The RNA shown here (transfer RNA) has 73 nucleotides and comes from a Phycisphaerales bacterium. Model confidence (mean pLDDT): 83 of 100. Rfam family: tRNA. Gene Ontology term of the family: triplet codon-amino acid adaptor activity. It is annotated as a transfer RNA. Taxonomically the source falls in Phycisphaerales (Bacteria, Pseudomonadati, Planctomycetota, Phycisphaerae).
[in-house]
């Protein structure tokens, strides 16, 4: 330099016709418990990598960059 693939809560990661953004984990508080740990409830937590096009409506589609990877030269 050319192809491809991925980018979504702290982390690992779903998300399948374009139509209110989700799950284990973690974390905060509560509850159980002498105490912890587990367990049970309840809450916080998001620029869906950035700009921009297309639509009534984009995480989902189109293009440019970014950042990671994997082949090829």
């Nucleotide at each position: 330099g050319g192809g491809c693939c991925c980018g979504u809560a702290g982390c690992u990661c779903a998300g399948u016709u374009g139509g209110u953004a989700g799950a284990g984990c973690g974390c905060a508080c509560c509850g159980c418990u002498g105490a912890u740990a587990a367990c049970g409830g309840u809450g916080a937590g998001g620029u869906c990598g950035a700009c921009a096009g297309u639509u009534c409506a984009a995480g989902u589609c189109u293009g440019u960059c970014c950042g990671g990877g994997c082949c090829c030269a």